[in-house]
RNA sequence: GGGUGCGUAGCUCAAUGGUAGAGCAAGCGGCUCUUAACCGCUAGGUUGUAGGUUCGAAUCCUAUCGCACCCA
Numbered sequence: 001g002g003g004u005g006c007g008u009a010g011c012u013c014a015a016u017g018g019u020a021g022a023g024c025a026a027g028c029g030g031c032u033c034u035u036a037a038c039c040g041c042u043a044g045g046u047u048g049u050a051g052g053u054u055c056g057a058a059u060c061c062u063a064u065c066g067c068a069c070c071c072a
Base pairs, nucleotide, nucleotide: 001071002070003069004068005067006066007065010024011023012022013021018055026042027041028040029039030038048064049063050062051061052060
């Protein structure tokens, strides 16, 4: 330098163009003499960035940034 894959909540991951969710972690509460465990509730996201297509984009297209791998 060229190519491929990945990037979504604090972490690990879903969501095949139609309101972005789950588990763990966090906060609050229940239970318990207390803690742990268990149960319930709550909060947490400009979906890496910038454009484009579309009535509508995490999803399709282009560029770019980061990481991993392959080729040179």

This is a predicted structure of a 72-nucleotide RNA (transfer RNA) from a Pseudomonadota bacterium. It matches the Rfam family "tRNA". The family's RNA type in Rfam is transfer RNA. The source organism's lineage runs through Bacteria, Pseudomonadati and Pseudomonadota. The sequence is in RNAcentral, with records from ENA.